[in-house]
RNA sequence: CUACGUAGCUCAGCUGGUUAGAGCGCAGCAUUCAUAAUGCUGAGGUCACAGGUUCAAGUCCCGUCGUAG
Numbered sequence: 001c002u003a004c005g006u007a008g009c010u011c012a013g014c015u016g017g018u019u020a021g022a023g024c025g026c027a028g029c030a031u032u033c034a035u036a037a038u039g040c041u042g043a044g045g046u047c048a049c050a051g052g053u054u055c056a057a058g059u060c061c062c063g064u065c066g067u068a069g
Base pairs, nucleotide, nucleotide: 001069002068003067004066005065008024009023010022011021017055026042027041028040029039030038048064049063051061052060
């Protein structure tokens, strides 16, 4: 200098707009003699931190921290 930081993990979020999502994992239920698999339901997020712009910010701007090159 460049890219990135969103759930426990891997990531999406279509160039700012109505409720922040998916897969895996976790919990419960169904199924089974039981387990696994499968199906249904649910919990889990100060969107790295702190400011700014805006009616409105995960998204735009500045700074800091961290990761990769």